[in-house]
Molecule: Bacterial RNase P class A
Organism: Desulfatiglandaceae bacterium
RNA sequence: GGAGGAGGACAGGUGGCCGCCGCCAGGUUGAGUGCCGGGGGGAGGAAAGUCCGGGCUCCGCAGGACAAGGUGCUGGGUAAUGCCCAGUCCCGGUGACGGGAAGGAAAGUGCCACAGAAAGCAGACCGCCCCCGCCGAUGUUUUGCAUCGGCGGGAGUAAGGGUGAAAGGGUGAAGUAAGAGCUCACCAGGCCUGCUGGUGACAGCAGGUGCUCGGUAAACCCCACCUGGAGCAAGACCAAAUAGGGGAGUGUUUGAGGAUGGUCCGUCCGAGCUCCCGGGUAGGUUGCUGGAUCCCGUUGGCAACAACGGGGCUAGAUGAAUGGUCACCACCCCGUAGCGGGUGACCGCUUCGGGGGACAGAACCCGGCUUAUGGCCUGCUCCAACA
Repeated sequence: GGAGGAGGACAGGUGGCCGCCGCCAGGUUGAGUGCCGGGGGGAGGAAAGUCCGGGCUCCGCAGGACAAGGUGCUGGGUAAUGCCCAGUCCCGGUGACGGGAAGGAAAGUGCCACAGAAAGCAGACCGCCCCCGCCGAUGUUUUGCAUCGGCGGGAGUAAGGGUGAAAGGGUGAAGUAAGAGCUCACCAGGCCUGCUGGUGACAGCAGGUGCUCGGUAAACCCCACCUGGAGCAAGACCAAAUAGGGGAGUGUUUGAGGAUGGUCCGUCCGAGCUCCCGGGUAGGUUGCUGGAUCCCGUUGGCAACAACGGGGCUAGAUGAAUGGUCACCACCCCGUAGCGGGUGACCGCUUCGGGGGACAGAACCCGGCUUAUGGCCUGCUCCAACA
C1' cells in the first nucleotide's frame, strides 16, 4: 500500500426570533373560567417490520386423554424466549473468522428428476469366463482330435468400461474357469465391551466383531419437552340530547297539556302530560408512564449476567405536539489565489467564493430478533514491497 475480518461509540454544536404539546408555581377573577407574564421538559438506534418472549387487563378453567401448533447437541444466564453467553461436533475459509431446526433413516411408509442394465428384499448394457450346437481356416494318417475365429443358445461373475449427485469400503496377496470380504494382511468407518478425562455434549486409549448397513424427517411418521383465548380499540368510572324499557301521579267532553297573546277571558287543536329509576350512545376521566428503569463504582463470574453501594427522574400526544427561520463555529466536497516541501506525480497549511449532511417519527410498557442507514475510531488476518 492492497484485500479482508471482528468490536465499539456517535447521530453536529451554540445563540437570537416566531410557533406547537404536557407539567410547575404566580398575578387577576366568585371559579384550575378566561386573560397576563415566568420557569422547566419534549423521539430513535432503529421509535420500523409486528416475527418471537414476558408484564398488565378481561374472559375461560375439577381431573384425564386425544387433536392441533411449536421446540429439538451440552452447560449456564434470564421475569421469559425460538434470545444471549461459554463449549462439543460437523461444514466453509490460506487465515483473522464465519455458518449449522445439530434427536431417530439398524421401527414403518413414501420419494430419489435426467442419464443408466439397475436408485432398494440391488442389478447385468459392454466386457471377462465356462459349457453346448452349427460354420470356416490351419495342423495331423482318417469319419476323428487339437488350436484359432465367427454366429446362436445356456450358465457364472461384479475385477475393468460406461451412466449418475449417489452403484454399498480402499490397497495388495491368496484363491478361482473368470471373479467376489469368499479368505488373509494393512488402512478407513460402524457396532459391542472396558478404562481414562470432562458437570455434560463429547474426546482419547485398549480389546473384540468381516459388521461395510445409500440419501432424504424445514416428507409422512416415531420419541422427548412445551403451549387456554383475546388484547390498552384490554379493562374501570362519570355521563348529555333523541328514541325505546320499568314505576308512580294525573287526565281522556267532570278535558291534562299545547297554540294564539304581555296577562286573563275567549277561540282553535286535543290524548296524553309530569316526575323518578335503570340500561346505553355521543362526549369526558382513568388505565398512562417510576420502571425486570438509567448512569457511575466495587465485588463474583471466561462470559452472558448477578449482588451491593452512591447518584439521577428522562415525552405522554389522541385527526395525534416534539417544528420553522437566521447568524456563527465545527466536519466533508468543488473551485480560487498564495506560501512551504518534493526530481516528479503530488502532499500540507492559509485566503476568498459556492455547495452538502443518511435511514427515519413514540401511541400501554419492557426483553430480543430482523430489516433500513451515514461517516468515525480501535485491535486482528492474509498478500506485496522497502528498511